A computed fold for an 84-nucleotide RNA from an Anaerolineae bacterium, annotated as transfer RNA. The sequence is in RNAcentral, with records from ENA.
RNA sequence: GGGGCAGUGGCGAAAUCGGCAAACGCAGCAGACUUAAAAUCUGCCGGUCGGGAGACCUUGAGGGUUCGACCCCCUCCUGCCCCA
Numbered sequence: 001g002g003g004g005c006a007g008u009g010g011c012g013a014a015a016u017c018g019g020c021a022a023a024c025g026c027a028g029c030a031g032a033c034u035u036a037a038a039a040u041c042u043g044c045c046g047g048u049c050g051g052g053a054g055a056c057c058u059u060g061a062g063g064g065u066u067c068g069a070c071c072c073c074c075u076c077c078u079g080c081c082c083c084a
């Protein structure tokens, strides 16, 4: 220099065909059980604003296509692999 794969909540990840983003697990928080804890069970669990109701934002970054994008196209960043 050329090519390929990957990047999604705190972490691992799903979403296979463009149509509810985050299923499921771990961690965390609250509760039950316990003398107390562990284990187990139940509920909650991305961010910002708001007293709340709720509103807005979020798939590495920035653009584009589309009624609609994690998904398609372009440029760039990071990591891994292959070729030279």
Stems, first nucleotide, its partner, number of pairs: 001083007010026003019067001028044005046057004060076005